[in-house]
Predicted 3D model of a 106-nucleotide RNA (Guanidine-I riboswitch aptamer) from Paranoxybacillus vitaminiphilus. It was read from a public genome assembly, where an Rfam model found it. Its mean pLDDT, the model's own confidence on a scale to 100, is 79. Taxonomically the source falls in Paranoxybacillus (Bacteria, Bacillota, Caryophanales, Anoxybacillaceae). Of the family's consensus pairs, 100% are formed in the model.
RNA sequence: CGGCAAGUUUUCUAGGGUUCCGUGGUUGUUUUAAGCAACCAGUCUGUGACCGAGAGAAAACGCACAGAAUGAACUGUGUACACGGAGGGACAAAAGCCCGGGAGGA
Numbered sequence: 001c002g003g004c005a006a007g008u009u010u011u012c013u014a015g016g017g018u019u020c021c022g023u024g025g026u027u028g029u030u031u032u033a034a035g036c037a038a039c040c041a042g043u044c045u046g047u048g049a050c051c052g053a054g055a056g057a058a059a060a061c062g063c064a065c066a067g068a069a070u071g072a073a074c075u076g077u078g079u080a081c082a083c084g085g086a087g088g089g090a091c092a093a094a095a096g097c098c099c100g101g102g103a104g105g106a
Stems, first nucleotide, its partner, number of pairs: 007061006015051002020048001021046001022044001023041007062079006081101001083104001087099003
């Protein structure tokens, strides 16, 4: 300096906000309440819904090697390690999301 399966998907979690639902408030409507409508609030501790990890979890597929005889299938083993900004981007919005195992550092 270059390459690497450091692969893909699903379900979750940490985390995240506020389109929807719910909750609370204000105003209007109404004789009052309830209901309904508009607006505001995520500093609103929600068993709803939504986003969600390279460096979090699990599973499936895959990949590598081996098991004996060509292949397939099957079985077994392995699939390690991983500090990290600022800034920008998407959706309603934010984020351990994406740029990004990036810049940089060791």